Lysine riboswitch aptamer from uncultured Ruminiclostridium sp., 171 nucleotides, folded computationally.
The RNAcentral record of the sequence draws on MGnify.
The source organism's lineage runs through Bacteria, Bacillati, Bacillota, Clostridia and Ruminiclostridium.
The coordinates come from a structure-prediction model, not an experiment, and the mean pLDDT is 81.

[in-house]
This record gives sequence, C1' cells and structure tokens, in this order.
RNA sequence: GAUAGAGGCGCAGAUUUAAAGAGUAGCAUUAACGCCAAUAGUUCAACAUAUUGUUAAUGUGAAAGGUAACUCUGCCGAAGAGUGUAUAGGUUGAAAUAUACUCGUCUGGUUGUGCGUUUAAUAGGCGUACGAUUGUCAUCUUAUCCGAUUAACGGACGAUGGAGCGCUAUC
Repeated sequence: GAUAGAGGCGCAGAUUUAAAGAGUAGCAUUAACGCCAAUAGUUCAACAUAUUGUUAAUGUGAAAGGUAACUCUGCCGAAGAGUGUAUAGGUUGAAAUAUACUCGUCUGGUUGUGCGUUUAAUAGGCGUACGAUUGUCAUCUUAUCCGAUUAACGGACGAUGGAGCGCUAUC
C1' cells in the first nucleotide's frame, strides 16, 4: 500500500401497514364587526402586487414531515453534527429550513438522566454535561485458572488510560 473482516437493541435508506397528526387546516351556510382596516406567500421589518377579511355557531372534513412493526437494499466514519459556498420560495435585509458541493473541525458503539433546540407532541431527532454498559488497542498486576508447565511467554480474570487517520487477518 492492497484485499477481507469484527464491535450489536450496530448505522442509513426504501415499500407496505398502523397509530397519532385531528374532529385540526380547509370548504359550505348564517350572524356580527371591518375597507385610512384586514389577509396572502417559512419568521420578523420595509416596500410592491393581489383580493377580502376577522370572530362565533352549525354541517362537512383532509394531508405532509416525524414515529412503530415486517420485509428488502446498501454498509461498519457505517453515520451524525459543525464551517464555507451556491440554489429555493414577490424584492431588499436578518434569521431559520431543505438540497448539492466542500473540509480530513468534533463524535468508537448502545443507552439513562438533566439542560437547550426542533416538532402537534411529555413521541422522536440534534447538541451538550454527567453516568452506565460494550468492543478494541496500550500499560500494569499476576494471588487464581487454562495452554503440556518448573520458569519465561500467550490467553482468561482485574485495574488504569487512549481513540475510528483506530483494530484484526492475509498478501
């Protein structure tokens, strides 16, 4: 340097089904108020454009993102986050969201709790702090056990520590 592998409630994606979203948004009818007002397009501010709105009652009445299960696909920096750039939704400005590219910035995996954020949500996601657990490597100990065993050595048990640019095997 190449190839092949391991960690397990392992990671990501897709279809189907189900719950929730929700008796919500919207639509229709009636009534009241309103046009120097109100609404619209992610949020806020200004402007422009368009049209009609707001509240209540009655009737009707969805969907998306996200979640769970089975199956399938791709895999083991799998993946997630963050920086920067570009695009998107009326224009400008700020913020947020989504997608694509970028960087070798952070995180070994799973999980609990607190805080923050996102979301309809006390679900779930993301970040962070402190724990638990697990795999891997290194170091130490060696009282005990295994390898054939007296010693060395290797492994198991135990303790401490590191990080995936890692670890193991073969060439």